Predicted 3D model of a 355-nucleotide part of an RNA (small-subunit ribosomal RNA, central domain) from an uncultured Chloroflexota bacterium. Its Rfam family is "Bacterial small subunit ribosomal RNA". Its family is annotated with structural constituent of ribosome and ribosome in the Gene Ontology.

Context: one part of a larger RNA
RNA sequence: CUGGGCGUAAAGCGCACGCAGGCGGUGCGGCACGUGGGGUGUGAAAGCGGCCCGCUUAACGGGUCGAGGCCAUCCCAUACGGCCACACUUGAGAGUGGCAGAGGUUCGUGGAAUUGCCGGUGUAGUGGUGAAAUGCGUAGAGAUCGGCAGGAACACCAAGGGGGAAACCAGCGAACUGGGCCAUUUCUGACGCUCAGGUGCGAAAGCGUGGGGAGCGAACCGGAUUAGAUACCCGGGUAGUCCACGCCGUAAACGAUGAAUACUCGGCAUCUGGCGGCCGAUUUUCGGCGGCCGGGUGCCCCAGCUAACGCGGUAAGUAUUCCGCCUGGGAACUACGAGCGCAAGCUUAAAACUC
Numbered sequence: 001c002u003g004g005g006c007g008u009a010a011a012g013c014g015c016a017c018g019c020a021g022g023c024g025g026u027g028c029g030g031c032a033c034g035u036g037g038g039g040u041g042u043g044a045a046a047g048c049g050g051c052c053c054g055c056u057u058a059a060c061g062g063g064u065c066g067a068g069g070c071c072a073u074c075c076c077a078u079a080c081g082g083c084c085a086c087a088c089u090u091g092a093g094a095g096u097g098g099c100a101g102a103g104g105u106u107c108g109u110g111g112a113a114u115u116g117c118c119g120g121u122g123u124a125g126u127g128g129u130g131a132a133a134u135g136c137g138u139a140g141a142g143a144u145c146g147g148c149a150g151g152a153a154c155a156c157c158a159a160g161g162g163g164g165a166a167a168c169c170a171g172c173g174a175a176c177u178g179g180g181c182c183a184u185u186u187c188u189g190a191c192g193c194u195c196a197g198g199u200g201c202g203a204a205a206g207c208g209u210g211g212g213g214a215g216c217g218a219a220c221c222g223g224a225u226u227a228g229a230u231a232c233c234c235g236g237g238u239a240g241u242c243c244a245c246g247c248c249g250u251a252a253a254c255g256a257u258g259a260a261u262a263c264u265c266g267g268c269a270u271c272u273g274g275c276g277g278c279c280g281a282u283u284u285u286c287g288g289c290g291g292c293c294g295g296g297u298g299c300c301c302c303a304g305c306u307a308a309c310g311c312g313g314u315a316a317g318u319a320u321u322c323c324g325c326c327u328g329g330g331a332a333c334u335a336c337g338a339g340c341g342c343a344a345g346c347u348u349a350a351a352a353c354u355c
Stems, first nucleotide, its partner, number of pairs: 003327004007309002012323001014201004021194003025088003029084003033081002035077007048066007091191001092188003095184005103177007110154001115149007125136002162169002206247006215241002220236004258322006266300010277289004304311002328355003337348004
């Protein structure tokens, strides 16, 4: 050095970009660093192997012969890895032509509804619950009609639907902008995969400054319930929820399933491209149904896998590469130290003791 694992038992970093590192397609030639073989040198003793001997035997001990890695040097081999050179196109990227989409940012804009205010009509209740009460209302509520204001969210379409790396993304329009897929096979010619550190993004809550505030609503105040009720139910209601800028950096951040590549029966559904075909209508456009070639999203299953549940071309199957992580329960997502943060706290992370 070498183990076994990570969907649910402990274990996949929330997600991405990416330096170092590790790994790396096809052909031909060269070198001979790794690699393999051989020679020589070296390879103390003990130990190890053969033989002989000594303790009654053995272990043990003694003698003798041998093996022996590293190392040095020389020779040989060149399949594989490496290095050098040339070439290739299937991996990767680019060009050209198309396509779908709540992907992102900014600006504008629309209607419904809630609430408030103003005015009209109108009179005694309304609201709420298991039942009530607090609350609101004769200073005219609730109901109803009209007007105005403001904030937030976008019914139907809407779907096991779509997009995005994840977090997430939905009225409508415009501008700017990222990615993906298909076709073509025009160009480059291995430019690739993964990624410790690092960097960026990252729901909600929370924090700072300024704005905004309709509805909802931690805290808080009432009313009930109850033995009590610091709750569940009801009436209010502040932060917050919204916007701008800056922090925070967590989550059952889940598919509890890291990324990439290759291979491995079928069936059904759906989204989205391409190439054919048939039918209907038809000027084209269009509608319906097959087939073939892709890219997504789902369901069921063969083999196989799995402790079982289940997974099953979107693998948890068969393999390879690289990273992360686990190693009995508690103490402990803690203490201490360190880094980060305005703070809240976050990240890293023990031990005594105990079962």
Background
The full RNA is in RNAcentral, with records from ENA, Greengenes and SILVA. Its mean pLDDT, the model's own confidence on a scale to 100, is 89.